Predicted 3D model of RNase P RNA and transfer RNA as a complex of 466 nucleotides. Its mean pLDDT, the model's own confidence on a scale to 100, is 76. Rfam match: Bacterial RNase P class A. Rfam's curators write: Ribonuclease P (RNase P) is a ubiquitous endoribonuclease, found in archaea, bacteria and eukarya as well as chloroplasts and mitochondria. Rfam classes the family as a ribozyme. Gene Ontology terms of the family: tRNA processing, ribonuclease P activity and dimeric ribonuclease P complex.
């Protein structure tokens, strides 16, 4: 120099001007105006997991459904996160994946004799019936440990040796998964559990439209309560006298208005709609700092407050600067040619150096929070770390 | 806020591990039939089974993430 691998972090920035949601102050008053402060994310998204908070059902066992699923370790807790183990990819950083298949059922097309206690061709015995045989063939995505010998009627772990496993059993290291070593045994029955199951551990239901507090209007219950009469009527109610409640005005006439037993008005009274307010922004908060632990975290210490709508604010315009890129031209090591040498030419322009012009942001948006996974994300920025090649 | 279903030729459905290189109906295309034109016969084309992973010998089918309709509960 090229080409990966892997952690982390940004993801425009000032200013002006209109508008919007919060908060505090002030003025004004019935819902505004003034000033002032603040006002979105790494994922605010999927809601796929795990709390927390609240009610609601319970507080035992047990059965069904389900989650998870190598060891340890970390946390509220988790399917997350560290760290180790074993296997697999890969020259290598790294990066994937994980319980049990002699407990038990079930599947394993097609081909093939058989897909798991296999006999179709092939070899043996045998007159033949039949019986033995897992070396050898060919099918398959898979076929009953390898390789040599004993042996045998042909064979077979049937037996012997090594080799490659499995499983007990004890040593050593480890907290354990695990690994090593030695012994014994077994000669050694495939594959699916993202079929059903087994084992081990875990899971009550609902959700902030949860839950609570305030508290209109109609309707409901209960108590107080005033006086009605006469006509008309098309049967809807209208009319005239009277009383009665408030208004115009403090008071008195006066007015219009309403109401008079088919119950106005008032007062209480549970239930909580509309409607407000709490939940609800101080928190498993957040930024440095030191310890402790390989780490993930964890204790301390010292600073810091950082949206809170409810038809849902957190915009738009404008101007200046702006990184990476793209384009132009321009200096710049070493090269090559002539020369004794000074130098002049040719060519190549890497890294860098400064100019000018183009360029200029991506997914997406809070709704009770919080960890976490998981997706989308234009462009850039640190850092660690391999492998190739060249010089030194 | 909480929950189930669907996705497959233009269109409408069926296959739910394996003879699937994916099947039926209609649409489409030739071509016969007929004076012609339906209908009617005969033949063709026409699917990344939504997308991306994964599990298996093998995946439309099973598992996981995702995208998009749709339906119901408050």
């Nucleotide at each position: 120099a090229g080409g990966g691998u892997u952690g982390g972090c940004c993801g425009g920035g000032c200013a002006a001007u209109c508008g919007c949601g919060g908060g505090c102050a002030g003025c004004g008053u019935c819902u505004g105006c003034u000033g002032u402060c603040u006002g979105a994310g790494g994922a605010a998204a999927g809601u796929c997991c795990g709390c927390g908070c609240u009610c609601c059902a319970a507080u035992g066992a047990g059965c069904a459904c389900g989650g998870u699923g190598c060891c340890g370790g970390g946390u509220a807790a988790c399917a997350c996160c560290c760290g180790g183990g074993c296997g697999g990819a890969g020259u290598a950083a790294u990066c994937c994946g994980c319980g049990g298949a002699u407990a038990g059922g079930g599947c394993c097309a097609c081909a093939g004799a058989a897909a798991c206690a296999a006999a179709c061709c092939g070899c043996c015995c045998c007159a033949a019936c039949g019986g033995g045989u897992a070396a050898g063939g060919g099918u398959g995505a898979a076929a009953a440990g390898g390789u040599g010998g004993u042996g045998u009627a042909a064979g077979a772990g049937a037996c012997c040796a090594c080799c490659g496993g499995g499983a007990u059993c004890g040593g050593c290291a480890g907290u354990a998964a695990u690994g090593u070593c030695g012994a014994u045994u077994u000669c050694c029955a495939g594959g699916c559990a993202a079929c059903c199951c087994c084992c081990a551990c875990u899971g009550g239901g609902a959700g902030c439209a949860a839950a609570g507090c305030c508290a209109a209007a109609c309707a409901g219950g209960a108590g107080c309560g005033a006086a009605g009469u006469c006509c008309g009527u098309a049967c809807g109610u209208g009319g005239a006298c009277g009383a009665g409640a408030a208004g115009c005005u403090g008071c008195u006439c006066g007015c219009g208005u309403c109401u008079c037993u088919c119950g106005a008005g008032c007062u209480c009274c549970g239930g909580g709609u509309g409607g407000g307010c709490u939940g609800c922004a101080c928190g498993a908060g957040c930024g440095c700092c030191a310890c402790g632990g390989u780490a993930a975290c964890g204790u301390g210490g010292c600073g810091c407050c950082u949206a809170g709508a409810u038809g849902g604010a957190u915009g738009a315009u404008u101007g200046c600067c702006g990184a990476a890129g793209u384009g132009c031209a321009g200096g710049g090591a070493g090269g090559c040619u002539c020369u004794u040498u000074c130098g002049a030419g040719c060519g190549c322009c890497a890294a860098c150096c400064a100019g000018c012009a183009c360029g200029g942001g991506a997914c997406a948006g809070a709704a009770c929070g919080c960890g976490g996974c998981u997706u989308a994300c234009a462009g850039g920025c640190c850092g660690a770390u391999c492998c190739u090649g060249a010089g030194u | 806020g909480g929950g189930g279903g669907c996705g497959u030729g233009g269109u409408g459905u069926a296959g739910u591990g394996g003879u699937c290189g994916a099947a039926c109906a209609u649409g489409u295309g030739g071509c016969c039939c007929u004076g012609u034109c339906a209908a009617g016969g005969c033949c063709a084309a026409g699917a990344u089974c939504g997308c991306g992973g994964g599990u298996u010998c093998a995946a439309a089918u099973c598992c996981c993430g995702u995208c998009g309709c749709u339906c119901c509960c408050g």